[in-house]
RNA sequence: GGGCGUGUAGCUCAGAUGGUUAGAGCGCGACACUGAUAAUGUCGAGGUCCCAAGUUCGACUCUUGGCACGCCCA
Numbered sequence: 001g002g003g004c005g006u007g008u009a010g011c012u013c014a015g016a017u018g019g020u021u022a023g024a025g026c027g028c029g030a031c032a033c034u035g036a037u038a039a040u041g042u043c044g045a046g047g048u049c050c051c052a053a054g055u056u057c058g059a060c061u062c063u064u065g066g067c068a069c070g071c072c073c074a
Stems, first nucleotide, its partner, number of pairs: 001073007010026004019057001028044005050066005
């Protein structure tokens, strides 16, 4: 330098054919339970969906550019 892939909660990830609530597990907080923990259960907080532009009535999703990381080729 070229090609491909990934980027969504603190972490690991899902997210159908673009569609009206953005989710799961772990973690965190509160409560229940216990003599007290752990475990378990219930509830809750936590997100500019990497950035920008475009297409569209509507974009996490499609297109283009950029950035970061990973793999391959040179």